[in-house]
RNA sequence: AGAGUUUGAUCCUGGCUCAGAACGAACGCUGGCGGCAGGCCUCAAACAUGCAAGUCUAGGGGGUGCAGCAAUGCAUCACCGGCGGACGGGUGCGUAACGCGUGGGAAUAUACCUAUUGGUUCGGAACAACUGCGGGAAACUGCAGCUAAUACCGAAUGUGCCCUCACGGGGAAAGAUUUAUCGCCAAUGGAUUAGCCCGCGUCCGAUUAGCUAGUUGGUGGGGUAAAGGCUCACCAAGGCUCCGAUCGGUAGCUGUUCUGAGAGGAAGAUCAGCCACACUGGGACUGAGACACGGCCCAGACUCCUACGGGAGGCAGCAGUUGGGAAUCUUGGACAAUGGGGGAAACCCUGAUCCAGCCAUGCCGCGUGAGUGAUGAAGGCCUUCGGGUUGUAAAACUCUUUCGACGGGGACGAUAAUGACGGUACCCGUAGAAGAAGCUCCGGCUAACUUCGUGCCAGCAGCCGCGGUAAUACGAAGGGGGCUAGCGUUGUUCGGAAUUACUGGGCGUAAAGCGCGCGCAGGCGGCUAUCCAAGUCAGUGGUGAAAGCCCGGAGCUCAACUCCGGAACUGCCAUUGAAACUGUUUAGCUUGAGGAUGAGAGAGGUGAGUGGAAUUCCCAGUGUAGAGGUGAAAUUCGUAGAUAUUGGGAAGAACACCGGUGGCGAAGGCGGCUCACUGGCUCAUUACUGACGCUCAGGCGCGAUAGCGUGGGGAUCAAACAGGAUUAGAUACCCUGGUAGUCCACGCCGUAAACGAUGAAUGCUAGCCGUUGGGCAGCUUGCUGUUCAGUGGCGCAGCUAACGCAUUAAGCAUUCCGCCUGGGGAGUACGGCCGCAAGGUUGAAACUCAAAGGAAUUGACGGGGGCCCGCACAAGCGGUGGAGCAUGUGGUUUAAUUCGACGCAACGCGAAGAACCUUACCUAGGCUUGACAUGCGCGAGUAAGCUCUCAGAAACGAGAGCCCCUCUUCGGAGUUCGCGCACAGGUGCUGCAUGGCUGUCGUCAGCUCGUGUCGUGAGAUGUUGGGUUAAGUCCCGCAACGAGCGCAACCCUCGCCUUUAGUUGCCAUCAUUCAGUUGGGCACUCUAGAGGGACCGCCGGCGACAAGCCGGAGGAAGGUGGGGAUGACGUCAAGUCCUCAUGGCCCUUACACCCUGGGCUACACACGUGCUACAAUGGCGGUGACAGUGGGCAGCUACUUCGCGAGAAGCGGCUAAUCCCAAAAAACCGCCCCAGUUCAGAUUGUACUCUGCAACUCGAGUACAUGAAGGUGGAAUCGCUAGUAAUCGCAGAACAGCAGGCUGCGGUGAAUACGUUCCCGGGCCUUGUACACACCGCCCGUCACGGCAUGGGAGUUGGUUCUACCUUAAGACGGUGCGCUAACCCGCAAGGGAGGCAGCCGGCCACGGUAGGAUCAGCGACUGGGCCGAAGUCGUAACAAGGUAGCCGUAGGGGAACCUGCGGCUG
Repeated sequence: AGAGUUUGAUCCUGGCUCAGAACGAACGCUGGCGGCAGGCCUCAAACAUGCAAGUCUAGGGGGUGCAGCAAUGCAUCACCGGCGGACGGGUGCGUAACGCGUGGGAAUAUACCUAUUGGUUCGGAACAACUGCGGGAAACUGCAGCUAAUACCGAAUGUGCCCUCACGGGGAAAGAUUUAUCGCCAAUGGAUUAGCCCGCGUCCGAUUAGCUAGUUGGUGGGGUAAAGGCUCACCAAGGCUCCGAUCGGUAGCUGUUCUGAGAGGAAGAUCAGCCACACUGGGACUGAGACACGGCCCAGACUCCUACGGGAGGCAGCAGUUGGGAAUCUUGGACAAUGGGGGAAACCCUGAUCCAGCCAUGCCGCGUGAGUGAUGAAGGCCUUCGGGUUGUAAAACUCUUUCGACGGGGACGAUAAUGACGGUACCCGUAGAAGAAGCUCCGGCUAACUUCGUGCCAGCAGCCGCGGUAAUACGAAGGGGGCUAGCGUUGUUCGGAAUUACUGGGCGUAAAGCGCGCGCAGGCGGCUAUCCAAGUCAGUGGUGAAAGCCCGGAGCUCAACUCCGGAACUGCCAUUGAAACUGUUUAGCUUGAGGAUGAGAGAGGUGAGUGGAAUUCCCAGUGUAGAGGUGAAAUUCGUAGAUAUUGGGAAGAACACCGGUGGCGAAGGCGGCUCACUGGCUCAUUACUGACGCUCAGGCGCGAUAGCGUGGGGAUCAAACAGGAUUAGAUACCCUGGUAGUCCACGCCGUAAACGAUGAAUGCUAGCCGUUGGGCAGCUUGCUGUUCAGUGGCGCAGCUAACGCAUUAAGCAUUCCGCCUGGGGAGUACGGCCGCAAGGUUGAAACUCAAAGGAAUUGACGGGGGCCCGCACAAGCGGUGGAGCAUGUGGUUUAAUUCGACGCAACGCGAAGAACCUUACCUAGGCUUGACAUGCGCGAGUAAGCUCUCAGAAACGAGAGCCCCUCUUCGGAGUUCGCGCACAGGUGCUGCAUGGCUGUCGUCAGCUCGUGUCGUGAGAUGUUGGGUUAAGUCCCGCAACGAGCGCAACCCUCGCCUUUAGUUGCCAUCAUUCAGUUGGGCACUCUAGAGGGACCGCCGGCGACAAGCCGGAGGAAGGUGGGGAUGACGUCAAGUCCUCAUGGCCCUUACACCCUGGGCUACACACGUGCUACAAUGGCGGUGACAGUGGGCAGCUACUUCGCGAGAAGCGGCUAAUCCCAAAAAACCGCCCCAGUUCAGAUUGUACUCUGCAACUCGAGUACAUGAAGGUGGAAUCGCUAGUAAUCGCAGAACAGCAGGCUGCGGUGAAUACGUUCCCGGGCCUUGUACACACCGCCCGUCACGGCAUGGGAGUUGGUUCUACCUUAAGACGGUGCGCUAACCCGCAAGGGAGGCAGCCGGCCACGGUAGGAUCAGCGACUGGGCCGAAGUCGUAACAAGGUAGCCGUAGGGGAACCUGCGGCUG
C1' cells in the first nucleotide's frame, strides 16, 4: 500500500466481497509445562444451606459457673447504655438529567481527628434486666413490683455563642479509675466529607411544532443545615421553543478501551472517580450523616410456617442451587500481610482483603531433543517405466537433560513476636531421548499440485464461481504452504471505504439544480481613517485525581507483569499584553447599488374595438351521376339532385405572406390591425444619495397541457363511442362519422423531457465570423473602425471518464441556497398537510439482486442510407413439380430390415457396382492363446501337408491312407503342432477428448504485421478519401512508411507459327496394288520434344500530362485469349473414431472368432435425384457417310458356320499409333397423317441365352405375346451467357455377372442480356442499437403454479401514557385533645398548672376503582400489490425508422403488454 467482481474488450461511476487489528467471547478438532491477568454480556428471574457487622464489663445494674470464710476476683450470658451498622462489598433497573464531565460560585452542615480558649457545680424522677401473676401453637407479649448508669430531667454559671426593636432574652456538661490515663460540655479555627447554584459539553427521530397554572415573576408567611415556588396566601401574566421546546425511542456518565497515518468511528467488561438502585410502590423514624442492601411502618405480588386465631422472609454481599442461554468458576484456606469497626488495651469481628482451586478465555515465556548420517533403505505416492518424490527425513552412531518425574536442602514477604500461601518459589542430586503435536489451507484474490473416485449426482462456496466421464474448486490419498499448544469457524467493532468527503467527494449525459420569481430570519459583504478588544495571537498563573498511553530507568533468569522518575493530558478558568485580519463604535469616500435628464427597440401584460382569407352550415341559381376516401376498398353522401360552380347570408375559432439559430418576458409563455392603461430593458449625459448590496430555510405569488365546478358559447378538430377495413386475432395503426373537450367569464388544480436535462450573484482568463438594439469617430452618405447591451457559429489555454464545454464555461476563484450517496421494492405504504374530485406534497421498511449505470471501441444486425459485384433478378433456351419405371431418403414393418450423412453445404451421398462373399445386422450351430502379431516356459515330433470315407446345413467332428523337413561345430538352431502364461481381438462408445483428410462461405477480395503517429484506454491510422480494376488491380492524395498471407503471374491444356524426329503415322510428286498394299519420300496431316507469339506494344479520342477506359490498325489470337490445377486469416464444437491413426472408457468361453440360412432388395405412404415418354423438329422401314477419348492376355476378339435373337461352335490376329472392342448416333430417302395412334412402353404370360458352386427370396439379356398410366403437367422451383444451353451417340473405372448412376470423349449446335427498381448471396463506406451464444438476438405485461416478506382489514388481546372523578393504608404536618400523664412550677395536703401521650378531625398522598382519550405491539376471515422460482399460457409493447419514432405530464378506454386525444421534449 491494495485486490476480485458489471464488458467481446475499454475508461469511468458505483455497490458488493477479501487481505489487517481487536474481543469478558462461543463452537469444532487437538492439547506438555509455567508466570501474569480474566471469568452470567442472557431473566434487576426465583432462591435451599452456611458465612458476609459487630464491639465495649475501664459506662451501668444483674443472672449463671468457678475460686475464696468473706470482702472480692475470674469467666460467661442477656439487658440498659456508648460507638459502629450512611463505610467496606454488589448491580446497572431507572435516568437524556446540573445525572455525568469540566470550570467557576455563595447562602451551609460536618461524628470520629487536630489546634486554641474556657468549663466539668448542685439536684431529681424513671425504665429494662430481675421477681411474681398471666395470654399465645409460634412469633411474641400483657399487668404489678424492685433497681443502676457516661440513659433521662431540672436548677446554677456562661468570656465567647445564638436571637433581638439592641432594651433585653435564650442556652452546657459524665464520669471511669490506685496511679497513669481515657472521657464529657461550650466556643473559635483547621482538616476531611457532604449538601446547594451557575457557564459550557453530553445519542436518534420533525412521519413529534407548539408546550406550560405553582406554570413565570413579585410581596409576605412557613420550611430547611443552607439560597430558592421548596411550600402557602395575595398580586401581576408571564416563562420555554425551528440555535429544535414538548413528545417518542434508546442509554448509567467519565478516566479510559479497540481501531485508524491522522481527523474520526465504535465501545464504556476487568481497575479507578461520580451517580442510581437494593422483591415492587409509598413513607417517615433514629442519627453528624439515611429517607438506610443484610433497620422500621404500610400496600402489592410471591415463597414458607401454622394448632387457621396468626406469623416469617427478601443473595443486584461470598460460595452455591434452579431457570434462561451459544456461554461464564469452589457451598475452599486465613486474618500472616494491607485496610476497616469497636475497645485504654489485650483482643474480638471482617466472603473487604490476601491466598489457594477450576477453565488454553487471553497475553507472555519454555519444551516436545541436538550432531553426524546415502545404498539416497523399506513402505507410500506419481511415472514418459528411464525414474522422480517423501528425504538427512528414518534406521544407525555420538551427545545433551530444559520442562516433567524421583530424592535432598529451603526462603523473602515480619530488620522483635505472629506465615493462610507452603515444604511453595529457588538451589543441589539421580535416571533416561526418555513422558509431551496438532489444526487449517493448496482455482483466482492468496503462499502452496498431482493421482484416484464421483458424473449438474453427492457436494463446495467469503466474492467471482466449481460439479453434466479426463474436476489442481466435490470426496480420498500422496505431496506441498501457513500457523503452532494451539488451529480453524461463527459473531461483533474499527480499518481498507475519499462508500457522508472538517482534513477529503459530487450534481450537462453516471444518483443529484427546487418549474420560475419576490422576499423575512439567517449567512456573506466595497474604499479610507478612528475607537474598543468579542473573535484571533502571545506570555504567566490555577486546574486538567490516580491508574492507563509515550519516553528513560529499575525488579522478577527473559518477557508478559510490576515499581520509580519524566513527559503528555491537544481542554477549561483567571490574568497581562498585541492590534494585521474579522467584528463593535465614530467620521468620511464613490467604483457596487439606486436616482435624475434625454433618447430607443420590442409577438412583454390587461381591457375595449375592429379586419380580411379559409372551414362548416343555411338560402337561391347553373348543372348531372356520381362524389368522397384508400395501399386497395368499404362504411358515408347523392336522382328527395350530391360533388363541382356562382351569388347571398350566419356563426365560431385561428391570424397565411412578413417570419428570421429575429424580438420581448423571471419562468410558463407571447404573433392580423387600432386605441387606452401598464411592467421591465437598453444607450447617452449627469452639480444627486452614499454600501442603501448578494443570496435566501420557512413564507408568499406566478405557473403549458390535461382535468374539476358554475354559467355562456360551440365553426373546426377530436379522447370516449359507433361503423367500415386490415389481420390468425386487431379492444390499434388506415377510413367514415362523432360526444366531452377545444373558445369566453369567474373559481379550483399545481403538475410536464416545466430541458441548456447546466441554481443565483460578482470578478478574472487568446481570438475569428455572423446577427439584434443603441452610441461615438472618420469620411467617399453607406461604408469602415470602435464601444455598451443581447443572441448564434467555430476555436486557444484550461477542464472533462469520454462525449464535449470553452468571455452566454462544464475554465480560474469567492458568497449563499437546493440536491445526491448501489439496483429493485418505490416516488409505493402508513401518517401529516393541501384539494370538490382526480390527485399533489412530504416520504419509509421488510424482502431481494451482484450488479444497475455513463461515455466511448470493435463487431454483428436493421422491414437505415450510399457505392459495387455475381445466371442474383430481368431477357431468353431447356427442365423439375403431373405419368410409368430406376435410384436414394423418411416413415412403417421386421428376428434383422447393419451403420453413417439432415437447410443451402444429407437424400444416383460413403457405395468405382449387397445372389454367397462383401457384411458390420438377424436366426441356428460351433470355438476360447483364439482367424491374425510378438515373446517366454514345457512337451511332441511321424515337419508341414495331401487324398479319401462317414455324420452334418456348413463350420466342426470321427476314421482311413499317402508323405516322413532343413542347417549343424552334434550342444543346438530354424520351422510346425499341442499345453500353459503374457497377450491378441472389437466396423463396441465418445468427431463435444484428438491427429489427418474433407465440405462450406468462396476463387469472395479480403486478412494481418513491424516501426512511427494519435488516443488515459479498448483501439485508430496504414486498409479511409478522389479515380480505376475481375481484383486491397493500379494511380493520385494523405501521419504515415514499409512488409507478409491472399489477387495476378510463374505450372498444365486447347488455339497460330517455327524447328527437331519420321514408325506402327502420312501420301504432293514417281512407280505399283482390290486396298498407302508395296517401293519410295517425310513436303502435308499427325505424333511429341524444344522454341516463338500478346505487351494497351502502335495510332486516335476521353481522363488530371496519371492509372486506366473507348475506338482503330495489324494479327491465328486483343485487353485475364478459352479451360484446368491452385482455396488467405478464419467461420460453422460442420462431416468422418465404419478408410487410417489415436487419448480415455467398455467386452474378454464374448461386444472376439468360424460357419449355415436369412436380411441390407420388405411397402398403406411422403420427399429428393434421374431415365423413358406423352409424339409429325416425330415413329417405322431403308440407304449407309463423317468422330474423339479410351480399354484389351484368366483379356479384346477379326473371319467362317449355326440360331429370328440373346448367343454358340470352330479357326486366326494382338502384350497394341501395327490386331481387336468398333456399329458411332443424330444426318439422308420412303411410308405413316393427329388417333391413346405404326405414339408410349409399364405390367404380365410362355420359351430361351449368358455369368457364376448357386440366379427362389434377389442378376442381366433374347424372342413371341400382352400393351397400363401418360395428350406438356397446380402452387412452387432448377440449370445455363458460346463451341455454352439443348440434342446425339461413344468409351472407361470398379466388376464373374449386373447402370437409367458416375467419370471422361467427341458430333450437330442456338436464343437472349434494355438494365440494376425488386428477390437471394457477397464486398466497401456510413448511421442507429438496450444485440456480443451477436436478430434463430434482446425483451414487456396479464394469466396459471410454488415460496417469501409486507400494506389494508370487521374486530380482538396486551403494553405505555394522559385527563377527570372516587377511594384512601402507613406517615409527617395542622387543629383538637372532655380519656391518660413520674421529673418542672404553685400548693401543708388534696389538687391545680405548664408540657406530653392516646384518641378524634382536616388537607396531602402510594396501591386500587370508574369513565374518556393518545400511542405502540401481537393475532385476524378476507383482500391489495411486491419479490423470487432451467425449460407453462396469451400476445409483441420497447431496443434498428423495432416495422404506427420514442419518451414526459394528464385524461379516457382496453385480456395483457398497451391504444388514443391534448400540450411538451429530442435522449